[in-house]
Context: one part of a larger RNA
């Protein structure tokens, strides 16, 4: 001088992004134990006493001995009696997911994922979906809608408002629009022939090279439904007998103009927004206010006991985490001899 274990006087988070890390705490008995709650819980809540050793105190049995391993009363030591090891810190309050469980093997365990539970859909069985080579066969399933697949949501409690104009989806066939065929009006090539002095023209059958009308599904154009389907839920301007503020009123656009319930929020830019509580001081935290730049009803709202190696603010007990450093013990480097 490192890294490591260990003591520390007074002081106890002044350390720090943050009590990170350390230390408190501990077994057992006995007492006692709130808010809150789904009445199970919370609870080992808290929070307080005991704890070693020795004596004396039981039932049954003729006795060996079985049972019962506790209560009570008395003494002895010791700084100390769960004497060592091992062996929960507690508490308030708030986010967020109900909860046990999963997850990034080797930086992330989480609020993410699943979950029971809702709620839409599609499947009538050779089912739908799924693999396969447009097989075969298989699975689904030795199942049959109280069953099987997709999809969203996420126990439970109160509840889920409004728009079908746009997209998707389901119906629905009157009309318009459309393929392939189907059909062949017409055209055009050739050329037996005919005409002509020629140079050319005309030109039937045949073959061949186009080819209008019209007949024609589905779709799509329409008509309708449909939001726990993708999704979407206004703007100006005036108005009360103090001011302010606007139940009211005009007005423009839209398919509707955002309800309940929450809101400076895991979402607030301004913003450390105002108030209040909490410190001696408090960008954070709680309770409110509502000016929601840019909450919002199963991409689910708002609550909620329990339960989280989960965030987050507070507070007690601790304590070398600081004030401020000493000492010590094995280790490792490096001086001297």
């Nucleotide at each position: 001088g490192g890294a490591u274990u260990g003591u520390u006087c007074a002081g106890g988070a002044a350390c720090u992004a943050g009590g990170c890390a350390a230390a408190u705490u501990a077994g057992c008995c006995c007492c006692g134990u709130a808010a809150c709650u789904u009445c199970g819980g919370g609870a080992g809540a808290a929070g307080g006493g005991g704890u070693a050793c020795c004596c004396c105190c039981g039932g049954c049995g003729a006795a060996a001995g079985c049972c019962a391993c506790g209560a009570g009363g008395g003494g002895u030591c010791a700084c100390a009696g769960c004497a060592a090891a091992g062996a929960g810190c507690g508490u308030c309050a708030g986010g967020c997911g109900a909860c046990u469980g999963u997850u990034u093997a080797a930086c992330a365990a989480a609020a993410a994922c699943a979950c029971a539970g809702g709620u839409c859909u599609c499947u009538g069985c050779a089912a739908a979906g799924u693999c396969g080579u447009g097989a075969a066969a298989a699975c689904g399933a030795u199942g049959u809608a109280u069953a099987g697949g997709g999809g969203c949501u996420g126990a439970c409690g109160c509840c889920u408002g409004c728009c079908c104009g746009g997209u998707g989806c389901c119906g629905g066939a009157a009309g318009g629009u459309u393929a392939a065929a189907g059909g062949g009006a017409g055209a055009g090539g050739u050329u037996a022939g005919g005409c002509g002095c020629a140079a050319g023209c005309c030109g039937a059958a045949g073959c061949u090279u186009u080819g209008a009308a019209c007949u024609g599904a589905a779709g799509c154009c329409c008509c309708g439904g449909u939001g726990a389907a993708c999704g979407g839920c206004g703007g100006c301007c005036g108005u009360a007998a103090c001011u302010a503020u606007a139940a009211c009123g005009g007005u423009c656009c839209u398919a509707a103009g955002g309800u309940a319930g929450c809101g400076a929020a895991a979402u607030u830019c301004c913003u450390u927004g105002u108030c209040g509580g909490g410190u001696a001081a408090g960008u954070u935290c709680c309770g409110a206010c509502c000016u929601g730049c840019a909450c919002g009803a199963a991409u689910g709202g708002c609550g909620u006991a329990a339960c989280g190696a989960u965030c987050u603010g507070a507070c007690g007990a601790c304590u070398g985490u600081c004030u401020u450093a000493a000492c010590a013990g094995g280790c490792c480097g490096c001086c001297c001899g």

Description:
Predicted 3D model of a 337-nucleotide part of an RNA (large-subunit ribosomal RNA, domain IV) from a Patescibacteria group bacterium. Its mean pLDDT, the model's own confidence on a scale to 100, is 87.